[in-house]
């Protein structure tokens, strides 16, 4: 510090996710030791048991043990004295500390800084003074007595440092007076009236009282600070203030009475929700965010609610009273209790420990002290909960062992790892010794830490991960299953992603997961973001609060800057040093705590104030421009309607029609009239207005802007939350109006449907007046204002200059409105003085998509609806700009037998052949738009053959290796359909060596056997190679360097011409190059040379004949050359490329034909040519054999052949090819047969012989338009040939038969010249079988105006929501399943408000007839003073009643939403999406 994820790719926006750190954690697997920390985050839920606050006899009365002393004596008892253990009670101090918890609390709290002249303070310290003199009670104890208990009642008696009278006393309190200070008061000082103390004990000490001071700790007050919601906007009656009181330690509406009517609030009152606050902790570079365990400070609470008492201090955790809930005891009458103290229990929960030891240390309470108490505290126990440290061994050790994994079978990995040898002993175990903590005594921890010795590698490694992010890869299993997953995503038979294994990577006594926080996230942006199109500028104005604000000067000093002082607790963080062996941890010092306050200073800036200035702003004067607004009036054209005339059969409307109108006279046309609405031309990216918007003309009223020149005011300004106003269309209300147009509606069409588009009608509405609504893609998708920053060119308004008679023209200023463009900016597109540039001020708005601008609530509205405005849930995207393609029922240019122009076909018939379908035991398999279908198959009777039925074989029909035997082969017999099985017979190979009748070894072949293996036309062409088809012989496809662009990419390759061509030329930020095109190759067309047999024959001779002699001129053959290149002329064209025409030439612009197929596309075809991975099979999916099938046949399609006839058919005669093939062959010739053919048989391995007759043609003749002398299917009969074999199932011949068919619907195919058409010939395959295929020649046309249209293609351009690329994408209803939410008659609960009822305990007031020791008086009876019980009044908790508010749960029915591989209906959007889309 970043990374992954939207796309075919790119840049941007934007969300989601990850890597880091942290935790009081939990869970899973695992677990050796030690140190230091930490440990109910949930139920402030309920608690058994024990402990957590007592102490003082030196305050008091009583009790009075042991011991000691004395006396008596019944010598172990009694009495007295001493002694003081012990204990309840009175009294004092403490119990308000310490410890726990965080429920409440959003301010009676916390934090920081102040104030208290408005206060208190026990114990402690200091100072001063004093401690004199009386009195009456009471608990305890005792007696009586009630009660189950808790707990009491009555009587008698007693003490005090308990209570109390009096004296004395000051600087105390209080009344009044004066002076001083001063914040004007309850201050200070002085005087004065009145008032107020004490306690003793004792050896000292210790106490007590008054006053003052200090210290400490508090009370109260002020300022600032502290979460979310405005879908909480108004709140308040003790409320705000005053006066007088009450009250308190003290100020105060704190409380009471009276008076006034105030007080708070958008700088957020009131209400709701949530929450203890801080030091700190965690994260972060920081700013900030989150948090508030442990430790420290403050607050609050103590079962829930209320209340006071005591006290220095409480409204009191282990005190009291009352009410309530709960639990327990009970004799049923009554009582008791409060772990949010330490342990512990139950419950809740994912989850959190011992009913331990000790007061040894530190600290606290009491005490004079000893001492007692102390679950504070110090320790120990449990828990890997965290941090830190240590260990699980070290060195050597290669046959690189075994095993395991993998493998290309060679090896490789695990791996020096192990074994093995040597060494060490941290830890562990055992033994010994032994601290500090303690300043006299005292050690819980603890025989603990530490140290020493012994034993012995001995006791000690796991967890997660290995597709990318992210370090780390292979095998097997599985087969969209099981599963994984943080995001992207893996898994459908070769998974580095699932599960296992081997190996590896990371961390390590831990490792992972989950949860949460911060970070990354500049993703709420103060630091540090945005708003034209990505989310985002308010529809527009006016203006309030607020924010901001021109120039110059003086003063002030609030902000600001600077210095000083105080404070900012400690701990923490940082830092230096030190202590535990290190570290964690701890200690000491420093720094820091960015803050607040006080105070001194400065005066630039902001602010305040004083008096000025004119440039901002405004006012006045003079002009002209304008669809600016409102009202009133006027006008013409047109539509429609009405009346009248002319006139006759149609009109209207459409793609075509129909509905409709018209013989009752339409449409058309002429004249007249009525009525409403809108204002053609002018009209212009012209004008005006804030926006919406404004368009005939005239008048009236009226707003604003602009220009010019001066004068005046003197900052009067800008923006603007709320508020207020204006605000298209549609809509609503009331009343008018209504010509045209026209939602709804009706009809006609279209269509599969057509609730649409089109047509005919047509009502609201559109118009006016008044009122409402308040929204639009209200858009420049661009808030307002100000300043600055190159220009060019239009246009509108008003000026200036020059010039002119004048109008122009030209130069120039201001204001508005456009276009182009520099810098700059932008993701890009673009913007660019009218900014989206550079800055300032103010306002509004945004924070992923969907849900949703929706629900609920509130406000507005007559309604429709508007404004404000969520959440659950769900997705990993949604989106912007640009790029390359592809596509378009977008555009332009161009080409092609693409259309057109022609010729001939197919589609109809019969037959052949292939396919589908059907059938079958099988009808083997593949190929399916073009680009499957006379295709694989250049030839299925057996074979082929892969299929079916049946019969057989199992190392196999075929290959290699091993063992044994033998030559093999051949022949015969039996069974059998054959394969095969059984039997018999004949034969004894070749080579080499040796010890040579023979043996041994080898080779080939055959048989038998064993196992490795063979075999598979079995599957996967979507695992593949190779080959092929297709676009397409279309002109394209790319690269290097450079340049442009952030980039994908672009440029080049586009443009202007031209071409068959990305062919060439010109231009150009391109310059070059490659694969294609062309050419090179073959063939054909002309010529030359060479050569002359088997070819040829001009001249000579010769023959029936190039037959022969001869010859090689010619033809031909086959080798080498020539030739054609727009080379020449002319015209056009850019002096080009090139094109038109011409000459010459055998051939002319690529001469004709062929071969040749770029980058790629179609997961195109082929595993059945071949090869091949994987899978499957192995007495079968292999192999052999016989027979059958591939040849079936209601049907459908493709491709062909033959025809339908006279341009023909039959017959007779007759002419002219090319290219091939031939010894398992072609076969002359002769004979036989009507013929297919047969019997003989010459020649030829072929320029020699043969196939071989070419046919159409030509000549002649017959047929004369008919189902025929056309046509030949079908069938009967007879044959021939091939072949083991023609039944299923061959071809051909002859005789006979003589079907359909008379030129073929919709539709569709081929062909542009030696082509179509037509005619025959040959060949491959092949025993035989050809209408198919391949090749050859003969005869030999027609037409092309042209590119509008159909199809295909190329280039450029445009749109796109497509990229699996239009066979794309995608919307809505309905149906199914699931999820969350809204609404809902109701119903249940929590909280809360108002009114009223009722009212415990308690304080206070009043009363107090009952009762009362202290003091006073007394006549001694009593009275007074003071008080108590009781009563009563106010207040008040719980409770109750009524009516609400708010939140939540639940609910029949219901609403939309989200999501869910393959449901239904349509096709709304994306291309002109087929009616442009959208608001």
């Nucleotide at each position: 510090a970043g990374a992954g994820u939207u796309u075919g790719a790119u840049c941007c926006u934007g969300g989601c996710u990850c890597a880091g750190a942290a935790u009081g954690a939990a869970c899973g697997c695992u677990g050796g030791c030690g140190g230091c920390g930490u440990g109910c985050u949930u139920a402030a839920c309920a608690c058994a048991u024990g402990c957590a606050a007592g102490u003082c006899g030196a305050a008091c009365g009583a009790u009075g043990a042991a011991g000691c002393c004395u006396a008596g004596c019944u010598u172990g008892c009694u009495a007295g004295g001493u002694g003081g253990a012990u204990u309840a009670g009175u009294g004092g101090c403490g119990c308000a500390c310490g410890g726990g918890u965080g429920a409440g609390u959003a301010a009676u709290a916390u934090a920081u800084a102040g104030g208290u002249a408005a206060c208190g303070u026990g114990c402690c310290u200091c100072u001063u003074a004093g401690u004199c003199u009386g009195g009456g009670a009471u608990a305890g104890c005792c007696a009586u007595u009630g009660g189950a208990a808790a707990c009491g009642a009555u009587g008698a008696u007693u003490a005090a440092u308990a209570c109390u009278g009096g004296a004395u006393a000051c600087u105390c309190c209080u009344u009044c007076u004066a002076a001083c200070u001063c914040u004007a008061a309850u201050g200070u000082u002085a005087g004065u009236c009145g008032g107020g103390a004490a306690a003793g004990u004792u050896u000292u000490u210790c106490g007590c009282u008054a006053a003052g001071a200090g210290a400490u700790c508090g009370g109260c007050c002020u300022a600032u600070u502290u979460c979310c919601c405005a879908u909480c906007a108004g709140c308040u009656u003790g409320u705000u203030g005053g006066u007088a009181g009450u009250g308190u330690a003290a100020g105060a509406g704190a409380c009471u009475a009276c008076c006034a009517a105030g007080g708070c609030u958008a700088u957020g009152a009131c209400g709701g929700g949530u929450a203890g606050c801080g030091g700190g902790u965690u994260u972060g570079a920081g700013a900030g965010g989150a948090u508030g365990a442990u430790c420290c400070g403050c607050c609050a609470c103590a079962c829930u609610g209320g209340u006071a008492c005591u006290g220095a201090g409480a409204c009191a955790c282990g005190g009291a009273c009352c009410a309530g809930a709960c639990u327990c005891c009970u004799a049923c009458g009554g009582g008791a209790g409060g772990c949010a103290g330490c342990a512990g229990u139950g419950a809740g929960g994912a989850a959190u420990a011992u009913u331990g030891c000790a007061c040894a240390a530190u600290g606290g309470a009491g005490g004079a002290a000893a001492c007692u108490c102390u679950g504070a505290u110090g320790c120990a126990g449990c828990a890997a909960c965290g941090c830190c440290g240590c260990g699980u061994g070290g060195a050597g050790g290669a046959u690189g062992a075994c095993g395991c994994a993998u493998u290309u079978c060679g090896g490789u990995g695990u791996g020096u790892a192990a074994a093995c040898u040597c060494c060490u002993u941290u830890u562990a175990u055992g033994a010994g010794u032994c601290a500090a903590g303690a300043a006299a005594a005292u050690g819980a921890c603890g025989g603990u830490a530490g140290c020493u010795c012994a034993u012995g590698a001995a006791u000690a490694a796991g967890c997660a991960c290995c597709g990318g992010c992210u370090a780390a890869c292979u095998c097997c299993g599985u087969g969209c299953c099981a599963g994984c997953a943080g995001c992207c995503g893996c898994g459908g038979u070769a998974a580095u992603a699932c599960g296992g294994a081997g190996g590896g990577u990371g961390c390590a006594a831990g490792c992972g997961u989950u949860a949460u926080u911060c970070g990354g996230a500049a993703u709420c942006a103060c630091u540090g973001g945005g708003c034209g199109u990505a989310a985002a500028g308010g529809a527009c104005g006016c203006g309030u609060a607020g924010g901001c604000g021109g120039g110059a000067a003086g003063c002030c000093a609030a902000g600001u800057c600077u210095g000083a002082u105080g404070u900012g607790a400690a701990a923490u963080c940082c830092u230096a040093u030190g202590g535990c062996u290190c570290a964690a941890c701890c200690a000491u010092g420093g720094a820091a705590c960015u803050g607040c306050a006080u105070u001194g200073g400065a005066a630039a800036c902001u602010g305040g104030u004083u008096a000025c200035c004119u440039u901002g702003a405004g006012u006045a004067u003079g002009g002209g421009a304008g669809a600016g607004g409102a009202g009133a009036g006027u006008g013409g054209a047109a539509u429609u309607c009405c009346c009248a005339g002319u006139g006759u059969a149609g009109a209207g409307g459409u793609g075509a029609a129909a509905u409709u109108c018209g013989u009752a006279g339409a449409u058309a046309u002429u004249g007249g009239g009525a009525g409403g609405a809108a204002c053609a031309c002018c009209c212009g990216u012209g004008g005006c207005g804030a926006a919406g918007g404004c368009g005939a003309c005239u008048c009236u009223c009226u707003g604003g802007a602009c220009c010019a020149a001066u004068a005046c005011u003197g900052a009067c300004g800008c923006u603007g939350a709320g508020a207020c106003g204006c605000g298209a269309a549609a809509g609503c209300g009331u009343g008018g109006g209504g010509a045209g147009c026209a939602a709804a509606c009706a009809g006609g069409a279209u269509u599969a449907g057509a609730u649409a588009c089109c047509c005919u009608g047509g009502u609201a509405g559109u118009c006016c007046a008044c009122g409402c609504u308040g929204u639009a893609a209200a858009c420049g998708a661009u808030g307002a204002g100000a300043a600055c920053u190159a220009g060019g060119u239009g246009u509108a308004g008003c000026g200036g200059g020059u010039a002119u008679u004048g109008a122009c023209c030209c130069c120039u200023g201001c204001u508005g409105u456009g276009c182009c463009g520099a810098a700059g900016u932008u993701a890009a597109c673009g913007c660019a003085u009218u900014a989206a540039g550079u800055u300032c001020u103010c306002c509004g708005c945004c924070u992923g998509g969907g849900g949703a601008g929706u629900a609920c609530g509130g406000c507005c509205g007559c309604a429709a609806g508007g404004c404000u405005a969520a959440a659950a849930c769900u997705c990993a995207a949604a989106g912007g700009a640009a790029u390359u393609g592809a596509c378009g029922g977008g555009g332009g240019c161009c080409c092609g037998c693409a259309c057109a122009a022609g010729c001939g076909g197919u589609g109809g018939a019969g037959c052949a052949u292939g396919u589908g379908g059907u059938u079958u035991a099988a009808u083997u398999c593949g190929a399916c738009g073009c680009a499957a279908c006379g295709c694989g198959a250049a030839g299925a009777a057996c074979c082929u053959u892969a299929c079916c039925u049946g019969g057989g074989u199992u190392u196999g029909a075929c290959a290699u290796c091993c063992u044994c035997u033998g030559a093999c082969c051949g022949c015969c017999c039996c069974g059998g359909a054959a394969a095969c099985g059984g039997g018999g017979u004949u034969u004894u190979u070749c080579c080499g060596a040796c010890u040579c009748u023979g043996u041994c070894g080898g080779a080939a072949c055959a048989g038998a056997g064993u196992g490795a293996c063979a075999g598979g036309u079995g599957c996967u062409g979507c695992a593949u190679g190779g080959c092929u088809g297709u676009c397409g012989u279309c002109a394209g496809c790319u690269c290097g360097u450079g340049u442009c662009g952030u980039g994908a990419g672009a440029u080049g390759u586009u443009g202007g011409g031209u071409u068959a061509a990305g062919u060439c030329c010109c231009g150009c930020a391109a310059c070059g190059a490659g694969c294609g095109u062309a050419a090179c190759c073959c063939u054909u067309g002309u010529c030359u040379u060479u050569a002359g047999u088997u070819g040829c024959c001009a001249a000579u001779a010769u023959u029936a004949a190039g037959u022969u002699a001869g010859g090689c001129a010619c033809u031909c053959u086959a080798a080498a050359g020539a030739g054609a290149c727009u080379g020449c002329c002319u015209c056009g064209g850019u002096u080009a490329a090139c094109g038109g025409g011409g000459a010459g030439g055998a051939a002319g612009g690529u001469g004709g034909g062929g071969a040749u197929g770029a980058c790629g596309u179609c997961a195109a075809g082929u595993c059945c040519u071949c090869a091949u991975g994987g899978c499957c099979u192995u007495u079968a999916u292999a192999c052999c054999c016989a027979g059958g099938g591939c040849u079936a046949c209601a049907c459908a399609c493709g491709u062909g052949c033959u025809a339908c006839a006279a341009u023909g058919g039959g017959c007779u005669g007759u002419a002219c090819a090319a290219a091939g093939g031939g010894u398992u062959g072609c076969c002359a010739c002769u004979c036989c047969g009507c013929g297919a053919g047969g019997a003989g048989g010459c020649g030829c391995c072929a320029a020699u012989c043969c196939c071989a007759a070419a046919a159409a043609g030509c000549a002649g003749u017959c047929c004369u338009c008919a189902g025929u002398u056309c046509g030949g299917a079908u069938u009967g009969g007879a044959g021939u040939c091939u072949g083991c074999a023609a039944c299923u199932c061959g071809a051909c011949u002859c005789c006979a038969u003589g079907a359909a068919g008379g030129u073929g619907g919709a539709a569709u195919c081929g062909c542009u010249a030696g082509u179509a058409a037509u005619c025959g010939u040959g060949g491959a395959u092949c025993a035989g079988c050809a209408c198919g295929c391949c090749a050859c020649g003969g005869u030999g046309a027609a037409u092309a105006c042209g590119u509008u249209c159909c199809c295909g293609g190329g280039c450029c351009u445009u749109g796109u929501a497509c990229a699996c690329a239009c066979c794309g994408c995608c919307c809505g209803u309905c149906a199914c399943a699931c999820c969350a939410c809204g609404a809902a008659a109701g119903u249940c609960g929590a909280c809360u408000g108002u009114a009223c009822c009722a009212g415990a305990a308690g304080u206070u007031g009043c009363u107090g007839g009952g009762c009362c020791a202290a003091c006073c008086c007394u006549u001694c009876g009593g009275g007074g003073g003071g008080g108590c019980a009781g009563g009563u009044a106010c207040c008040u908790a719980a409770g109750g009643u009524a009516c609400g508010g708010c939140c939540g749960g639940u609910a029949a029915c219901u609403g939309g939403g989200a999501c869910u591989a393959a449901g239904u209906c349509g096709u709304a959007a994306c291309a002109a999406g087929g009616u442009a889309a959208c608001c």